[in-house]
RNA sequence: GGGGGGUUAGCUCAGUUGGGAGAGCGUGGCGUUCGCAACGCCAAGGUCGCCGGUUCGAUCCCGGUACCCUCCACCA
Numbered sequence: 001g002g003g004g005g006g007u008u009a010g011c012u013c014a015g016u017u018g019g020g021a022g023a024g025c026g027u028g029g030c031g032u033u034c035g036c037a038a039c040g041c042c043a044a045g046g047u048c049g050c051c052g053g054u055u056c057g058a059u060c061c062c063g064g065u066a067c068c069c070u071c072c073a074c075c076a
Base pairs, nucleotide, nucleotide: 001072002071003070004069005068006067007066010025011024012023013022019056027043028042029041030040031039032038049065050064051063052062053061
């Protein structure tokens, strides 16, 4: 330098013929208990990596760019 994959909640990840942003775990509250654990219910928590474009509308399509993983090439 080139190819491929990835970036979404604190963590691990889902999600796309373009229109509701989600799950599990974790966290907080409440209930059950003498108390804990466990279980049940509820809640908080997100610039969907960043910038721009297309569109009535973008996590999703297009362009650019950053970082991570991987393969190849080059130099030594």
Transfer RNA from a Nitrospirota bacterium, 76 nucleotides, folded computationally. RNAcentral records the identical sequence in 2 taxa. Its mean pLDDT, the model's own confidence on a scale to 100, is 81. Its Rfam family is "tRNA".